[in-house]
RNA sequence: UCUUAUCCAGAGGGGUGGAGGGACCGGCCCUUGGAAACCCCGGCAACCUGGCGGCGAAGUGGCUCGCCUGGUGCCAAUUCCGGCAGACGAUUCUGGAAGAUGAGA
Numbered sequence: 001u002c003u004u005a006u007c008c009a010g011a012g013g014g015g016u017g018g019a020g021g022g023a024c025c026g027g028c029c030c031u032u033g034g035a036a037a038c039c040c041c042g043g044c045a046a047c048c049u050g051g052c053g054g055c056g057a058a059g060u061g062g063c064u065c066g067c068c069u070g071g072u073g074c075c076a077a078u079u080c081c082g083g084c085a086g087a088c089g090a091u092u093c094u095g096g097a098a099g100a101u102g103a104g105a
Base pairs, nucleotide, nucleotide: 001105002104003103004102005101006100007099012041013040014039015038016037020030021029022028024083025082026081027080042075043074044073047071048070050068051067052066053065054063055062079098084095085094086093087092
């Protein structure tokens, strides 16, 4: 970089640090009652690996199933909201783009 799946659920304490952070732009918000970053411990979730089980006539294969180990990811606000297009007078709704994460190339 490309392909593909998901993104209205869920889950924070401590230490170091010392002014930013929420991708970008606009808005709005968080933050000296301590931002980012790093470390420790804890948790959430269930994409992938492995194991055990369940379903099933069925060992292999199979599955919108359960539990455990491991590899990732995540733990303010729907991806915080909008950005582009369509429907409607508007509110609003639908789709898309962009982004994030997993898996594969």
A computed fold for a 105-nucleotide RNA from a soil metagenome, annotated as SAM riboswitch aptamer (S box leader). RNAcentral holds the sequence, with entries from MGnify. Of the family's consensus pairs, 97% are formed in the model.